Notes
c-di-AMP riboswitch aptamer (ydaO/yuaA leader) from Anoxybacteroides tepidamans, 142 nucleotides, folded computationally. Its Rfam family is "c-di-AMP riboswitch aptamer (ydaO/yuaA leader)". Rfam's curators write: This family represents a conserved RNA structure found upstream of the ydaO and yuaA genes in Bacillus subtilis and related genes in other bacteria. Lineage of the source: Bacteria > Bacillota > Bacilli > Anoxybacillaceae > Anoxybacteroides.
RNA sequence: UAAGAUAAAUCGCUGAAUCCGUGAUGGAGCGGGGGAACCGACGUUGUAACAUUUGUUACUUGGGGUGAAUCCUGAUAAAGGAUGGGCUACUCUCACGGCCCUAACCCGACAGCUAACCUCGUAAGCGUGAUGGGAGGGAUGU
Numbered sequence: 001u002a003a004g005a006u007a008a009a010u011c012g013c014u015g016a017a018u019c020c021g022u023g024a025u026g027g028a029g030c031g032g033g034g035g036a037a038c039c040g041a042c043g044u045u046g047u048a049a050c051a052u053u054u055g056u057u058a059c060u061u062g063g064g065g066u067g068a069a070u071c072c073u074g075a076u077a078a079a080g081g082a083u084g085g086g087c088u089a090c091u092c093u094c095a096c097g098g099c100c101c102u103a104a105c106c107c108g109a110c111a112g113c114u115a116a117c118c119u120c121g122u123a124a125g126c127g128u129g130a131u132g133g134g135a136g137g138g139a140u141g142u
Base pairs, nucleotide, nucleotide: 011127012126013125014124018028019027020026029122030121031120032119033118034117039112046059047058048057049056050055062110063107064106065105066104070082071081072080073079084101085100086099087098088097090136091135092134093133094132095131
């Protein structure tokens, strides 16, 4: 001097998942679910065990929920494509390149929308950095 790896802090990213506070219980903000009328949709509705009133428990093939995370081809494989989503560092946006993801979990036969109302969560995991245009903002100097 160059490259690589590790650790800590700052900073940054996905995400609703941040802030404040108590001796404890919590609160604000943000996010989700259930739940009328009107409207819409429909008249079919799983399995097992227990109990005997058609109720309790369990399961998941029907259905549903959070989420970007679905679909197609292929032989159920390998893999590919479409689709949708994210990052590229002052913020937003446009263009054009680059790098990624396209999962997982939950409810348990059951839920359309939905005011009032009821209720739940506030985790987890990571480390990208190219260019130009427009708008806005900040800092420094004169």